Transfer RNA from a bacterium, 73 nucleotides, folded computationally.
It matches the Rfam family "tRNA". Rfam describes the family as follows. Transfer RNA (tRNA) molecules are approximately 80 nucleotides in length. The family's RNA type in Rfam is transfer RNA.
The RNAcentral record of the sequence draws on ENA.

RNA sequence: UGGGGAGUAGUUCAACUGGAAGAACGCCUGACUCUGGAUCAGGAAGUUGCAGGUUCGAGCCCUGCCUCCCCAG
Numbered sequence: 001u002g003g004g005g006a007g008u009a010g011u012u013c014a015a016c017u018g019g020a021a022g023a024a025c026g027c028c029u030g031a032c033u034c035u036g037g038a039u040c041a042g043g044a045a046g047u048u049g050c051a052g053g054u055u056c057g058a059g060c061c062c063u064g065c066c067u068c069c070c071c072a073g
Base pairs, nucleotide, nucleotide: 001072002071003070004069005068006067007066010025011024012023013022019056027043028042029041030040031039049065050064051063052062053061
């Protein structure tokens, strides 16, 4: 430098080929318990890497850029 892949909650990952974001673990509160853990109930947490574009509507499609991984030179 060229090609390919990845980027979504604190972490690991979903979201059925465009209809508007969810799970597990973790965290907080409560119940239970002598205490803790376990269990149960509830809760908080996202400008979907950044900026534009297309569309009635974008995590998903298009363009540029950033970061990481792989391959080639």